[in-house]
RNA sequence: GAAGACGUCUAGGGGUGGCCAUGUGGCCUGAGAGCAUACCCUCGAACCUGAUCCGGGUAAUUCCGGCGUAGGGAACGACGUCAUACUUUUAU
Numbered sequence: 001g002a003a004g005a006c007g008u009c010u011a012g013g014g015g016u017g018g019c020c021a022u023g024u025g026g027c028c029u030g031a032g033a034g035c036a037u038a039c040c041c042u043c044g045a046a047c048c049u050g051a052u053c054c055g056g057g058u059a060a061u062u063c064c065g066g067c068g069u070a071g072g073g074a075a076c077g078a079c080g081u082c083a084u085a086c087u088u089u090u091a092u
Base pairs, nucleotide, nucleotide: 004082005081006080007079008078009077010075011042012041013040014039016036017028018027019026020025047072048071049070053066054065055064056063
């Protein structure tokens, strides 16, 4: 002492589907299925486009995978901890 990893704070970004039911309700997947101020994400798979997509599967669905080394997408923020590359100085 960079890059980087982790954590905290602030600011910001995002999604909210399927089925049953007379009804506030129930069931499925998920971190989260519209107010939870929660959850996730911020240089990148959070999320969006492609998509009334393709294959598989399901009671059904953005359920799983492909698409995807695609295109877009919100801090090239602050602080702290760990820590190497590299550079400088001193000693041997």
Model confidence (mean pLDDT): 76 of 100. The RNA shown here (TPP riboswitch aptamer (THI element)) has 92 nucleotides. It matches the Rfam family "TPP riboswitch aptamer (THI element)". Rfam describes the family as follows. Vitamin B(1) in its active form thiamin pyrophosphate (TPP) is an essential coenzyme that is synthesised by coupling of pyrimidine and thiazole moieties in bacteria.